[in-house]
RNA sequence: GGGGGAUUAGCUCAGUUGGUUAGAGCGCUACGUUGACAUCGUAGAGGUCGGCAGUUCGAAUCUGCCAUCUCCCACCA
Repeated sequence: GGGGGAUUAGCUCAGUUGGUUAGAGCGCUACGUUGACAUCGUAGAGGUCGGCAGUUCGAAUCUGCCAUCUCCCACCA
C1' cells in the first nucleotide's frame, strides 16, 4: 500500500431483510435471609449503539469519510 472482519452497559455478547420501550449473562448498589461471609431472593443504577455527515416520515440497522483493534496479501529489511 491492497483486501476482509469488528466497534452496542464496567466485562463478554445478542439485537431476526429500518418502525413499537435498546436487551441478556456476569459484575456493581440497596434491602431481605445469616452470628458473620457466601449462596439465594427482590428492587435499582449504569448506554444519546466508536466519531462526523448523508439517505428516509423514521437509522444500532442503509451509504460515505475518519478513528481504533484484528486477520490475509504485497513491499522494505

Transfer RNA from Opitutia bacterium UBA7438, 77 nucleotides, folded computationally. The coordinates come from a structure-prediction model, not an experiment, and the mean pLDDT is 80. Taxonomically the source falls in Opitutia (Bacteria, Pseudomonadati, Verrucomicrobiota). Its Rfam family is "tRNA". It is annotated as a transfer RNA. The RNAcentral record of the sequence draws on ENA.